RNA sequence: GGAGGGGUGGCAGAGUGGUCGAAUGUACCUGACUCGAAAUCAGGCGAUGUCGCAAGGCAUCCGUGGGUUCGAAUCCCACCCCCUCCGCCA
Numbered sequence: 001g002g003a004g005g006g007g008u009g010g011c012a013g014a015g016u017g018g019u020c021g022a023a024u025g026u027a028c029c030u031g032a033c034u035c036g037a038a039a040u041c042a043g044g045c046g047a048u049g050u051c052g053c054a055a056g057g058c059a060u061c062c063g064u065g066g067g068u069u070c071g072a073a074u075c076c077c078a079c080c081c082c083c084u085c086c087g088c089c090a
Stems, first nucleotide, its partner, number of pairs: 001086007010026003018070001028044005046061006063079005
């Protein structure tokens, strides 16, 4: 350099253009159980900004930036990064 695959919550990972800022597992938090732990069970649990005394509300965010569309994590373009294979130089 060429071809292909990929980038999504703390981690892993699913995700038909609308039901998704997001399944599931794991980690973590709270509770139950227990003498106490572990295991198990139940519930909760992304980030940032902003409003609020608080409970909580609102907005934005799926590598980055654009585009298509009434509507994009999903389709298109460019770039960045990772993986596999092939090739070239040394």

Predicted 3D model of a 90-nucleotide RNA (transfer RNA) from a Rhodocyclales bacterium.
The source organism's lineage runs through Bacteria, Pseudomonadati, Pseudomonadota, Betaproteobacteria and Rhodocyclales.
Its mean pLDDT, the model's own confidence on a scale to 100, is 83.
Rfam family: tRNA. By type it is a transfer RNA. Rfam describes the family as follows. Transfer RNA (tRNA) molecules are approximately 80 nucleotides in length.
It was read from a public genome assembly.